The RNA shown here (transfer RNA) has 73 nucleotides and comes from a Patescibacteria group bacterium. The coordinates come from a structure-prediction model, not an experiment, and the mean pLDDT is 81.
């Protein structure tokens, strides 16, 4: 300096052909137990890595930018 693949919830990672963001763990409260572990219910918890285009509409198509991984030189 060139191809290529990643970025989505505290973590790990789904998201179909563009059409109301999602699971497992964790966390918060309740119930069940004398307790505790377990176990069931219910919430909260995102600017889909930044930006701009495209479209009635983008986590998702395109284009630049950051990061990180890989191969080449």
């Nucleotide at each position: 300096g060139g191809g290529c693949c990643c970025a989505u919830a505290g973590c790990u990672c789904a998201g179909u052909u563009g059409g109301u963001a999602g699971a497992g763990c964790g966390u918060u409260c309740c119930c069940a137990u004398g307790g505790c572990a377990u176990g069931g219910g219910a919430g909260a918890g995102g600017u889909c890595a930044g930006g701009a285009g495209u479209u009635c509409g983008a986590g998702c198509c395109u284009c630049c930018u950051u990061g990180g991984g890989u191969c080449c030189a």

Annotation
Its Rfam family is "tRNA". It is annotated as a transfer RNA.